């Protein structure tokens, strides 16, 4: 230098153009307990890496940029 793959809630993921962006885990409150833990119920937490673009519609499709892994020379 060229090429591929990745980026979504504190973590680790899911979502393959449309319906409110969700799970697990952890936080938080509450309930249960003589207490604590399990167990239940609730709830916060997201400018879907950045900007532009294609569409009536974009996290998802393109096309530039950062960042991370790799692979050729």
């Nucleotide at each position: 230098a060229g090429c591929u793959c990745c980026a979504u809630a504190g973590u680790u993921c899911a979502g393959a153009g449309g319906c409110u962006a969700g799970a697990a885990c952890g936080c938080u409150c509450g309930g249960u307990u003589c207490a604590u833990a399990c167990c239940c119920g609730a709830g916060a937490a997201g400018u879907c890496a950045u900007a532009g673009g294609u569409u009536c519609a974009a996290a998802u499709c393109c096309u530039a940029u950062u960042g991370g892994a790799g692979c050729u020379a």
Record summary:
Model confidence (mean pLDDT): 81 of 100. Predicted 3D model of a 73-nucleotide RNA (transfer RNA) from a bacterium.